[in-house]
Context: one part of a larger RNA
RNA sequence: GAGUAACGAUAAUGCGGAUGAAAAACCCGCACGCCGAAAGCCCAAGGUUUCCUUGCGCAACGUUAAUCGACGCAGGGUGAGUCGGCCCCUAAGGCGAGGCAGAAAUGCGUAGUCGAUGGGAAGCUGGUUAAUAUUCCAGCACCUCGCGUAAGUGCGAUGGAGGGACGGAGAAGGUUAGGUGUACCGGGCGUUGGUUGUCCCGGGGAAAGCAGGUAGGUGGAUCCCUUAGGCAAAUCCGGGGGGUCAUUCAACACCGAGCAGCGAGACGAGCCUUCGGGCGAAGUCACCGAUACCACGCUUCCAGGAAAAUCUCCUAAGCUUCAGCUUACGCAGACCGUACCGUAAACCGACACAGGUGGGCAGGAUGAGAAUUCUAAGGCGCUU
Numbered sequence: 001g002a003g004u005a006a007c008g009a010u011a012a013u014g015c016g017g018a019u020g021a022a023a024a025a026c027c028c029g030c031a032c033g034c035c036g037a038a039a040g041c042c043c044a045a046g047g048u049u050u051c052c053u054u055g056c057g058c059a060a061c062g063u064u065a066a067u068c069g070a071c072g073c074a075g076g077g078u079g080a081g082u083c084g085g086c087c088c089c090u091a092a093g094g095c096g097a098g099g100c101a102g103a104a105a106u107g108c109g110u111a112g113u114c115g116a117u118g119g120g121a122a123g124c125u126g127g128u129u130a131a132u133a134u135u136c137c138a139g140c141a142c143c144u145c146g147c148g149u150a151a152g153u154g155c156g157a158u159g160g161a162g163g164g165a166c167g168g169a170g171a172a173g174g175u176u177a178g179g180u181g182u183a184c185c186g187g188g189c190g191u192u193g194g195u196u197g198u199c200c201c202g203g204g205g206a207a208a209g210c211a212g213g214u215a216g217g218u219g220g221a222u223c224c225c226u227u228a229g230g231c232a233a234a235u236c237c238g239g240g241g242g243g244u245c246a247u248u249c250a251a252c253a254c255c256g257a258g259c260a261g262c263g264a265g266a267c268g269a270g271c272c273u274u275c276g277g278g279c280g281a282a283g284u285c286a287c288c289g290a291u292a293c294c295a296c297g298c299u300u301c302c303a304g305g306a307a308a309a310u311c312u313c314c315u316a317a318g319c320u321u322c323a324g325c326u327u328a329c330g331c332a333g334a335c336c337g338u339a340c341c342g343u344a345a346a347c348c349g350a351c352a353c354a355g356g357u358g359g360g361c362a363g364g365a366u367g368a369g370a371a372u373u374c375u376a377a378g379g380c381g382c383u384u
Stems, first nucleotide, its partner, number of pairs: 013031005032381004040361004046341002050339001051076003055073003061069002081142002083337003087120003093114003099108003123140005143333002146331008154319002159314004167301004173294003178288004184203005189197001209262002212259001216255004220245008229237002267283001270279003302305001347356002363375003
């Protein structure tokens, strides 16, 4: 220079009360304003205690003050057979016994073995804490088959076969979530002219599962004989032949939303309260209606759209009143994650930085719309 520029989105504050040495900023209340395909809610990554306190504090940190804080001190907090991982399985890719190459270091690679961003068993509703909850509690469920008991019984794999099992686009249908209104239920009757009325305000609901098997979708079904294939075998699959039934609104088998029944005791506006809690009405019908479900099911197209295991069938070696399989009952179900932030003041940007950051949810009015503007739930007024 200079007590100058600046104090980081122009979404916005005002009043009353409380605390305090001190209040524009903290807490409570009432108004006002802003977001509302977000500036709301739930996950993943990343962070790693930042979470909560019926505690204490204000030196420093906070672009100002601070009684406040993601700050300092102390104490507390993350509860799982079913959520995710671990586990079983494989993809790209990695490693790689033997092996091949190389002077070697090492490179490549078979059998294998790892490797999720994919496939594989099973949980919902309500309540509860200052802080966790599909984890605790209540109620009602489900899975596995490791162990035990009982009863019955042709079982058996690392092998074979099926299945798992998949693309783009388009169209139609059946539904549900959700929404709007309403029968009905509870309350109100005006400090100012009117308001007992076709008035105003609020409510107007529920899961998994069990059992039924619907709209609809897919496949012709079944029996016998045979068989150079499926590295051995096979009653399985595939090939060949024949019989019966049916051929389009078929039968049968499989899949299958929704729906009505049980679950159903909860919840619930409000009222009462010793503020812990208790009681508790109605809970119907109509319409709209998804990008969700039936279901990548159908149609169509060419560029022809993972693999393996779980699972089912088949046998081999073998075992056959068992150590296998089936059924019932009982026991068992470990370990790790779980707090909190997560379009952000907690992640990546040296900062409490107008930047960046994957997935899910998607109310009402307007509208073709996830645009726009206003708004609900919820969250904020961006630390001078």
About this RNA
The prediction has a mean pLDDT of 82. The part of an RNA shown here (large-subunit ribosomal RNA, domain III) has 384 nucleotides and comes from a Gammaproteobacteria bacterium. Its Rfam family is "Bacterial large subunit ribosomal RNA". Rfam links the family to the GO terms structural constituent of ribosome and ribosome.